RNAcentral holds the sequence, with entries from ENA. This is a predicted structure of a 73-nucleotide RNA (transfer RNA) from Geopyxis carbonaria. Its mean pLDDT, the model's own confidence on a scale to 100, is 82. Its Rfam family is "tRNA".
RNA sequence: GCCCCUAUGGCCAAGUUGGUAAGGCGUCGCACUUGUAAUGCGAAGAUCAACGGUUCAACUCCGUUUGGGGGCA
Numbered sequence: 001g002c003c004c005c006u007a008u009g010g011c012c013a014a015g016u017u018g019g020u021a022a023g024g025c026g027u028c029g030c031a032c033u034u035g036u037a038a039u040g041c042g043a044a045g046a047u048c049a050a051c052g053g054u055u056c057a058a059c060u061c062c063g064u065u066u067g068g069g070g071g072c073a
Base pairs, nucleotide, nucleotide: 001072002071003070004069005068006067007066010025011024012023019056027043028042029041030040031039049065050064051063052062053061
């Protein structure tokens, strides 16, 4: 220098034929318990790496950039 993969709540992670985002862990509250843990129920928490474009509508499609990983030279 060229090519490929990847970026989603604090962490992991689903979402792939475009219709404003599951789940697990963790956190908080309640129940249970003498108390804690475990267990059950509930709640909060993600402008989906950034910018631009296409579209009525973008995590999803296109372009550029940035971070991480890999391959070739």